[in-house]
The part of an RNA shown here (large-subunit ribosomal RNA, domain VI) has 270 nucleotides and comes from uncultured myxobacterium HF0070_11L13.
Context: one part of a larger RNA
RNA sequence: CGCAGGAGACUUGAAGAAGAGCUUUUCUUAGUACGAGAGGACCGGAAAGGACGAACCUCUGGUGAAUCAGUUGUCACGCCAGUGGCAUAGCUGGGUAGCUAAGUUCGGAAAGGAUAACCGCUGAAAGCAUCUAAGCGGGAAGCCCCCUUCGAGAUAAGGUCUCCCCGGGACUUCGGUCCCCUAAAGGGCUGUUCGAGACUAGGACGUUGAUAGGCUGGAGGUGUAAGCCCCGUGAUGGGUUUAGCUGACCAGUACUAAUCGCCCGUGAGG
Numbered sequence: 001c002g003c004a005g006g007a008g009a010c011u012u013g014a015a016g017a018a019g020a021g022c023u024u025u026u027c028u029u030a031g032u033a034c035g036a037g038a039g040g041a042c043c044g045g046a047a048a049g050g051a052c053g054a055a056c057c058u059c060u061g062g063u064g065a066a067u068c069a070g071u072u073g074u075c076a077c078g079c080c081a082g083u084g085g086c087a088u089a090g091c092u093g094g095g096u097a098g099c100u101a102a103g104u105u106c107g108g109a110a111a112g113g114a115u116a117a118c119c120g121c122u123g124a125a126a127g128c129a130u131c132u133a134a135g136c137g138g139g140a141a142g143c144c145c146c147c148u149u150c151g152a153g154a155u156a157a158g159g160u161c162u163c164c165c166c167g168g169g170a171c172u173u174c175g176g177u178c179c180c181c182u183a184a185a186g187g188g189c190u191g192u193u194c195g196a197g198a199c200u201a202g203g204a205c206g207u208u209g210a211u212a213g214g215c216u217g218g219a220g221g222u223g224u225a226a227g228c229c230c231c232g233u234g235a236u237g238g239g240u241u242u243a244g245c246u247g248a249c250c251a252g253u254a255c256u257a258a259u260c261g262c263c264c265g266u267g268a269g270g
Base pairs, nucleotide, nucleotide: 001153005164006163007162008161009160010159011158016150017149018148019147022050023049024048025047026046027045028044034039052107053106054105055104056103060101061100062099063098067094068093069092070091071090072087073086074085075084076083077082112144113143118138119137120136121135165269167180168179169178170177171176181267186264187263188262189261190206191205192204193203194202211257212256213255214253215252216251217250218249220246221245222244227240228239229238230237
């Protein structure tokens, strides 16, 4: 820009495009059919896997440089104590959220249609024969459909529902131009943001408010803080104390910030 008014939702899609499509072993049928024996099935039923793929983080783990603890050297806060800085994040042991695989769950299917090689029925040309010439069946991990995703710029531009707009004047080459009034539904800007994200886009919210931060409570993590008291000459230990601290997690709560606003979009539709 188009889809002959504008807008918001939801859709169809054999228009089309992409993806997926794998396979083994064991048990059973059955030591049956078959075979002198050795051996050993079709058909059908069931169960475990492998590789591949998708989603997810309950479990098992990894990571987790704004979390907790331990600890060495040194410097600082006047000293003790307690802290902080630097030393690869100083080193070490854990670890929430998130992200993850080695973890968890799921998938390939089944059904239908037309067929290939091939197997047939009926059957002439050619009194026979012949699956073929007319006609009619069966038949594959392959084809179409079925399954998943995208998909109406599918210009043949589809469908359904709902919402919105019902002014005046002048000029005209009758295509339109100008002035005044009006500005809907809805959209955008903007702000707080997100399990959304390169940017854009998408989702939530903007005081008629829990959108983010803060605060309060909780979960999870760490592992019993500081201060004080007690035993001990002391290192240390014990009690207060499963304490104290705590990023992303879950709730509650308007304390802070989303204030006030601006713009686009028209007037019933060739």

Annotation: The coordinates come from a structure-prediction model, not an experiment, and the mean pLDDT is 88.